[in-house]
RNA sequence: GCGGAUGGCCGGAUGGCCGCGGGGUGGCGACACUCCGAGGAAAGUCCGGACUCCACAAGGCAACGGUGCCGGGUAACGCCCGGCCGGGGUAACCCGAGGGAAAGCGCCACAGAGAACAGACCGCCCGCGGCCCGCCGCGGGCAAGGGUGAAACGGUGCGGUAAGAGCGCACCGCGGGGCUGGCAACAGCCCCGGCAUGGCAAGCCCCACCGGGAGCAAUGCCGAAUAGGGAUCUCGCGCGGGGCAGGUCGGCGCGCAAGCGGCGAAACCGCCCCGCAGGGCCGCCUUGGCCCCGAAGAUCCGGGUUGGCAGCUAGAGCCGCAUGGCAACAUGCGGCGCAGAUGAAUGGCCAUCCAGGGGGGCAGACGCCCUCCGGACAGAAUCCGGCUUACAGGCCGUCCGCGCAU
Numbered sequence: 001g002c003g004g005a006u007g008g009c010c011g012g013a014u015g016g017c018c019g020c021g022g023g024g025u026g027g028c029g030a031c032a033c034u035c036c037g038a039g040g041a042a043a044g045u046c047c048g049g050a051c052u053c054c055a056c057a058a059g060g061c062a063a064c065g066g067u068g069c070c071g072g073g074u075a076a077c078g079c080c081c082g083g084c085c086g087g088g089g090u091a092a093c094c095c096g097a098g099g100g101a102a103a104g105c106g107c108c109a110c111a112g113a114g115a116a117c118a119g120a121c122c123g124c125c126c127g128c129g130g131c132c133c134g135c136c137g138c139g140g141g142c143a144a145g146g147g148u149g150a151a152a153c154g155g156u157g158c159g160g161u162a163a164g165a166g167c168g169c170a171c172c173g174c175g176g177g178g179c180u181g182g183c184a185a186c187a188g189c190c191c192c193g194g195c196a197u198g199g200c201a202a203g204c205c206c207c208a209c210c211g212g213g214a215g216c217a218a219u220g221c222c223g224a225a226u227a228g229g230g231a232u233c234u235c236g237c238g239c240g241g242g243g244c245a246g247g248u249c250g251g252c253g254c255g256c257a258a259g260c261g262g263c264g265a266a267a268c269c270g271c272c273c274c275g276c277a278g279g280g281c282c283g284c285c286u287u288g289g290c291c292c293c294g295a296a297g298a299u300c301c302g303g304g305u306u307g308g309c310a311g312c313u314a315g316a317g318c319c320g321c322a323u324g325g326c327a328a329c330a331u332g333c334g335g336c337g338c339a340g341a342u343g344a345a346u347g348g349c350c351a352u353c354c355a356g357g358g359g360g361g362c363a364g365a366c367g368c369c370c371u372c373c374g375g376a377c378a379g380a381a382u383c384c385g386g387c388u389u390a391c392a393g394g395c396c397g398u399c400c401g402c403g404c405a406u
Stems, first nucleotide, its partner, number of pairs: 001402010012353007020037007039377001043388002046386005051215004056288006064211005069083005084098001085096004099206002104204002106200003121146002123142008154172006174193008219310004229301006238276007246269003249264002252261003278292004317336008356373007
């Protein structure tokens, strides 16, 4: 200098005028002053939570779903960090749906002789016979060579053989055992051995671990209004004790009558309380609890409210330093106060500066002047931790490879 890999940051600033949303102060009020006012992804709604509600809660089981090497971090995660192994790459680095294929089932199209314990298309060798004497037929041996395919039942080499084959040997690979290092995943070394045991589990499945459901349109309060609405179905509607005078009952007084007043009684209806039993609340069981004896569940029709306040922003928050740690991160100290709208606010105009680009001019270079352009992805809505996707332009750092110079 060129090419590549990877980490981080910015992605506008200032002033004035007019116009917006929130907080604070002042004011009876109109209003005045002052402070603050979109993002690194606010996006996707993919994960994990905080928080709120749900008669269901705890333990166990089942169904369904998620994750999947080891260790660590975190409130937690499918995330992050550090490692191991495998693949890609010369490398820096990047990727991995990374447990199990002798628990079982299933698939491997086409091509090919043959696709799981298979196989002879072209071929190689031996014997016999024929012959146009590099060919053909029959019998036997072979799976080393070639071909087909994504993949062919170990790989390379040597020996051996009629030709061959783990047939034998060396190394690799595979299986078993041992030692060493490491918390571990694993790595290295040594010994023995049949030298025979495909792939797919991002096919079903098995194993280990994790998981209630909805969601701020959650939820709570105030105000207002209506019809404490109606119909059908399922299930259940039991027993005992005590109390109550609303109805039935008894009887008295008044009244022509209708009826009115007050007394008694718990036999019946009704209402209230207690107990037992029963029913319901969960996919199932046990324990505990709750609701009901008109509760619960289902379907259909119809009516009212579409108001206000809270939730609503101080957070597992951000920044700086120190310590510990390879790191993610943790701890301690100090500092900051950083939008809360509700049909949904931050916009418009002017000027200047800065980064970059195009054109023109000046200049030996650095650079200067004029003019034009402001262009990226893109707008909070309960809030966080992540992942993924999008991004004009610019800056900084580290590493790898190649070339050159000293």